Transfer RNA from Methanoregula sp., 86 nucleotides, folded computationally. It was read from a public genome assembly. Rfam family: tRNA. Its family is annotated with triplet codon-amino acid adaptor activity in the Gene Ontology. Its mean pLDDT, the model's own confidence on a scale to 100, is 81. NCBI's taxonomy places the organism under Archaea, Methanobacteriati, Methanobacteriota, Methanoregulaceae, Methanoregula.
RNA sequence: GCGAGAAUAUCUAAGUGGCCAACAGAGGCGGACUCAAGAUCCGUUCCCGUAGGGGUUCGCAGGUUCGACUCCUGCUUCUCGCACCA
Numbered sequence: 001g002c003g004a005g006a007a008u009a010u011c012u013a014a015g016u017g018g019c020c021a022a023c024a025g026a027g028g029c030g031g032a033c034u035c036a037a038g039a040u041c042c043g044u045u046c047c048c049g050u051a052g053g054g055g056u057u058c059g060c061a062g063g064u065u066c067g068a069c070u071c072c073u074g075c076u077u078c079u080c081g082c083a084c085c086a
Base pairs, nucleotide, nucleotide: 001082002081003080004079005078006077007076010026011025012024018066027045028044029043030042031041032040046055047054048053059075060074061073062072063071
């Protein structure tokens, strides 16, 4: 350089046009149980709010669409194969 794939919450990871602040697990926080701890169970865990609710998000920047994590283009980083060099 050419081709293919990947990037999602603190971490792992599913989702591939509307049912999505986004399945599930780990970890964190609060509670129940216990003399205590562990295990187990319940709740919660992007931001704001006591709550109803609101806001902003899926690598970055654009585009398509009524609507984008999802489709298209460019870029960045990583992985695999090939080529080049030695």